[in-house]
């Protein structure tokens, strides 16, 4: 100067500091996730669930590991959005027998990890 993500060069008041930059705590915004009536749904119990794109089939393989291939899902530099192509990725983690959907209500969270030079139309 981008990029993936919700994780933002946001704002208001304090403390460090002579001051500023920084940073710390506090409060607000914002942008994002869970919990949680009625109505409506909805039949399990060899548990069932969340956050995320990251799920599900077939087939190889000594059933793991792995390895192919499909299908769906997602990313890709002027800004949104769509179509096509063409590269990539489909990981991790966490609740703890418990949670469907929900207005009010109530609670969390604002991390991490990276380098695009990829085009065309509308």
């Nucleotide at each position: 100067c981008g990029c993936c993500g919700a994780a933002c060069g946001c704002c208001c008041g304090g403390g460090c500091u002579c001051g500023u930059c920084g940073u710390c705590c506090g409060g607000g915004g914002a942008c994002g996730g869970g919990g949680g009536a009625a109505c409506c749904a909805g039949u399990a119990g060899g548990g069932g669930g969340g956050u995320u794109a990251a799920u599900c089939c077939c087939g190889g393989u000594c059933u793991u590991a792995c390895c192919g291939g499909g299908a769906a899902g997602g990313g890709c530099a002027g800004c949104c959005u769509u179509u096509c192509a063409g590269c990539c990725c489909u990981a991790a983690c966490c609740c703890g027998u418990c949670a469907g959907c929900u207005a009010a209500c109530c609670u969390c969270g604002u991390a991490g990890g990276c380098g695009u030079g990829u085009g065309a139309a509308a």
The RNA shown here (c-di-AMP riboswitch aptamer (ydaO/yuaA leader)) has 122 nucleotides and comes from a soil metagenome.
The RNAcentral record of the sequence draws on MGnify.
It matches the Rfam family "c-di-AMP riboswitch aptamer (ydaO/yuaA leader)". Its family is annotated with regulation of gene expression and cyclic-di-AMP binding in the Gene Ontology. Rfam describes the family as follows. This family represents a conserved RNA structure found upstream of the ydaO and yuaA genes in Bacillus subtilis and related genes in other bacteria. The ydaO/yuaA element is thought to act as a genetic 'off' switch for the ydaO and yuaA genes in its native state. It is believed that the element may be triggered during osmotic shock leading to activation of ydaO, a predicted amino acid transporter gene, and members of the yuaA-yubG operon which code for KtrA and KtrB K+ transporters.